The RNA shown here (transfer RNA) has 74 nucleotides and comes from a Lachnospiraceae bacterium. Its Rfam family is "tRNA". It is annotated as a transfer RNA. It was read from a public genome assembly.
RNA sequence: GUCUUCGUAGCUCAGCUGGAUAGAGCGUCCGCCUCCUAAGCGGAAGGUCGAGUGUUCAAAUCACUUCGGAGACG
Numbered sequence: 001g002u003c004u005u006c007g008u009a010g011c012u013c014a015g016c017u018g019g020a021u022a023g024a025g026c027g028u029c030c031g032c033c034u035c036c037u038a039a040g041c042g043g044a045a046g047g048u049c050g051a052g053u054g055u056u057c058a059a060a061u062c063a064c065u066u067c068g069g070a071g072a073c074g
Base pairs, nucleotide, nucleotide: 001073002072003071004070005069006068007067010026011025012024013023019057028044029043030042031041032040050066051065052064053063054062
């Protein structure tokens, strides 16, 4: 340099055949339970879906540009 792939909650990820309020587990916080802790149960907070532009009635999802990580080739 060319090509491929990944980027979504604090962490690990799902969702990517465009559609209605963007989710799960773990973690955090609160409550219940317990003499206390742990475990268990219930609830809550937390996200401009890496960034920008475009297409569309509608974009996490499609197109283009760009940033970062990983890999292949030279």
Lineage of the source: Bacteria > Bacillati > Bacillota > Clostridia > Lachnospiraceae. Its mean pLDDT, the model's own confidence on a scale to 100, is 80.